Source information:
The prediction has a mean pLDDT of 76. This is a predicted structure of a 184-nucleotide RNA (Lysine riboswitch aptamer) from a Clostridia bacterium. The sequence was found by an Rfam model in a public genome assembly.
RNA sequence: AGGUGGGGUAGAGGUCGCAUCAGUCAAGAGUAGCUAAGUAAGCAGGCAGCGAUGAUCUUAGCCGAAAGGGACUUGUGCCGAAGUGUAAAAAGUUGGCCGAACUUUUUAUGCUGGGGCUGCAUUUAAGAGAUGCAGAACUGUCACCAAGUAUUUCCUUAAUAUUUGGUGGAGCACUAUCUCAACA
Numbered sequence: 001a002g003g004u005g006g007g008g009u010a011g012a013g014g015u016c017g018c019a020u021c022a023g024u025c026a027a028g029a030g031u032a033g034c035u036a037a038g039u040a041a042g043c044a045g046g047c048a049g050c051g052a053u054g055a056u057c058u059u060a061g062c063c064g065a066a067a068g069g070g071a072c073u074u075g076u077g078c079c080g081a082a083g084u085g086u087a088a089a090a091a092g093u094u095g096g097c098c099g100a101a102c103u104u105u106u107u108a109u110g111c112u113g114g115g116g117c118u119g120c121a122u123u124u125a126a127g128a129g130a131u132g133c134a135g136a137a138c139u140g141u142c143a144c145c146a147a148g149u150a151u152u153u154c155c156u157u158a159a160u161a162u163u164u165g166g167u168g169g170a171g172c173a174c175u176a177u178c179u180c181a182a183c184a
Base pairs, nucleotide, nucleotide: 004181005180006179007178008177009176010175011174014079017078018077019076020075022073023072024071025070033063034061035060036059037058038057042050043049045098046097047096082112083111084110085109086108087107088106089105090104091103092102093101113139114138117135118134119133120132121131122130123129141169142168143167144166145165146164147163148162149161150160151159152158
C1' cells in the first nucleotide's frame, strides 16, 4: 500500500421511493333515516329482548347524513424506509351478556431491493384501493463472463475507472469514510 473481521458515521435507488398530520375533492348516496299506504307474523349468531299500540317486506314521497377506505396538494419524518404471514399476550370497537368479526399495541419468527402491468382469490358500496399467489417486463445495486474506451506505467505487460451486452444473487445488502483488532 492492498485486503480480512468487528463497531460507527454519511449517502444512493424513485418525476407515482416509503409512511404520516392537515386541507380540498370525488365516491359512499339520493343510500341509512323520516312520513304515508299496503300486507299480516315474525325479527334476531345464541340467550335475553322487540313485535296486532303492526315485526319483516313492498310502493310512493319528503328532507337528507356519517364512518372506514380513495385521489390531489402543502408540510413532517425517513431509505427495512415500510408492508405482510404465523403464534402468543393486552386493550378497545361493545351493546344487557356471550360468541364471532374488526382495530391498535407488544414480543418471537418468516417473506418482500423498488415502483408499476396482467390474471386468479379475499376484502370493500366499488371496474377505487389493499392483501395473498402466479406471470411477463422495467429499474437500482453487487458478482461473474464477453467486447470496447480512457488514464497511469519507457515499451510489453499490468492496474484503475467506465460503456454496451449476457447470466445470476439479495437489503443484517450496496457505496464512501472513520476507528479497533489480527495477519502480512
Rfam family: Lysine riboswitch aptamer. Gene Ontology term of the family: lysine biosynthetic process. The source organism's lineage runs through Bacteria, Bacillati, Bacillota and Clostridia.